Predicted 3D model of a 351-nucleotide part of an RNA (small-subunit ribosomal RNA, central domain) from an uncultured bacterium. Its mean pLDDT, the model's own confidence on a scale to 100, is 82.

[in-house]
Context: one part of a larger RNA
RNA sequence: CUGGGUGUAAAGGGCGCGUAGACGGGAUUGCAAGUCAGAUGUGAAAUACCGAGGCUUAACCUCGGGGCUGCAUUUGAAACUGUGAUUCUUGAGUGAUGGAGAGGCAGGCGGAAUUCCCGGUGUAGCGGUGAAAUGCGUAGAUAUCGGGAGGAACACCAGUGGCGAAGGCGGCCUGCUGGACAUUAACUGACGUAGAGGCGCGAAAGCGUGGGGAGCAAACAGGAUUAGAUACCCUGGUAGUCCACGCCGUAAACGAUGGAUACUAGGUGUGGGGGGACUUACCCCCUUCGGACCGCAGUGAACACAAUAAGUAUGCCUCGUCAGGGGAGUGGAGUCGCAAGAAUGAAACUA
Numbered sequence: 001c002u003g004g005g006u007g008u009a010a011a012g013g014g015c016g017c018g019u020a021g022a023c024g025g026g027a028u029u030g031c032a033a034g035u036c037a038g039a040u041g042u043g044a045a046a047u048a049c050c051g052a053g054g055c056u057u058a059a060c061c062u063c064g065g066g067g068c069u070g071c072a073u074u075u076g077a078a079a080c081u082g083u084g085a086u087u088c089u090u091g092a093g094u095g096a097u098g099g100a101g102a103g104g105c106a107g108g109c110g111g112a113a114u115u116c117c118c119g120g121u122g123u124a125g126c127g128g129u130g131a132a133a134u135g136c137g138u139a140g141a142u143a144u145c146g147g148g149a150g151g152a153a154c155a156c157c158a159g160u161g162g163c164g165a166a167g168g169c170g171g172c173c174u175g176c177u178g179g180a181c182a183u184u185a186a187c188u189g190a191c192g193u194a195g196a197g198g199c200g201c202g203a204a205a206g207c208g209u210g211g212g213g214a215g216c217a218a219a220c221a222g223g224a225u226u227a228g229a230u231a232c233c234c235u236g237g238u239a240g241u242c243c244a245c246g247c248c249g250u251a252a253a254c255g256a257u258g259g260a261u262a263c264u265a266g267g268u269g270u271g272g273g274g275g276g277a278c279u280u281a282c283c284c285c286c287u288u289c290g291g292a293c294c295g296c297a298g299u300g301a302a303c304a305c306a307a308u309a310a311g312u313a314u315g316c317c318u319c320g321u322c323a324g325g326g327g328a329g330u331g332g333a334g335u336c337g338c339a340a341g342a343a344u345g346a347a348a349c350u351a
Base pairs, nucleotide, nucleotide: 007303008302014201015200016199017198022193023192025088026087027086028085029084030083031082033081034080035077036076037075038074039073040072041071042070049065050064051063052062053061054060091191092188093187094186095184096183097182098181103177104176105175106174107173108172109171110154115149116148117147118146119145120144121143125136126135162169163168206247207246208245209244210243211242215241216240220236221235222234223233258317259316261313262312263311266294267293268292270290271289272288273287274286275285276284298305299304325350326349333344335342336341
């Protein structure tokens, strides 16, 4: 380079923004770089190919021919690509109107519950388990009533419901703020798609500094179980979990399915919007954007997927893979990190 793959066999980057480079809508016209056609020059000889000939033949040699797919110059063509100009509105975006939402950030507020403290009532147990024991309790516990403190999380609503690019987001109110959707068609006029590097975001755990600490709970201690029990069960319990700021940059970061566009039977119910009809609500019909299930064609090794494709497109772009398993996501090297470690990433050897 050509070709083949990537849901589960090896293989989709955790997610977004975006640089270079790549690809890119309709019409008219110019140019002629790519492209196509002609001409001229060159493309040495030998070799190679085709046809003849000379050594008895062959090898070998000689002659002739075509070719040397290329390059340069020049003359043209203008469909396509490119490029310049003009233009269009369907792609894309802006505006206007409107409703939906746990989208984000900040501040404030609320009730239930656990724990602790104070006080009242009250007395011998409580707690826990398969059964127990450690533990708590006559210095008055557990239970119950009243008061107070503090931290964390928000029952019901709640729904294969909603929102977000992903991670993720759930009490209520207020402020600031992002995105999507519908209707409209006023405006811009291809402004688009994807994106190597790069930049940013990124659960949990972990790290640094300072706070906070109710419950839970690695480590740890004790009690059990057991042959043992560095566990499972029980009683305790520190980091941590929470907040602020700064790091870390990983996950079965999963739909194990990259992104965009267009097309391709239906059915059922569901969330948001618009329209129609009607007995103005409900129901029904049409349409659109989400999110599910079933299912045809088609695809697929099968499972299954099936307008939210794993179908169709010789489609386009990026990543990773190109070859088994182990060694190994290891070693070494450099990069990043406070560290933990992360990313990049072999080979010998082995069956």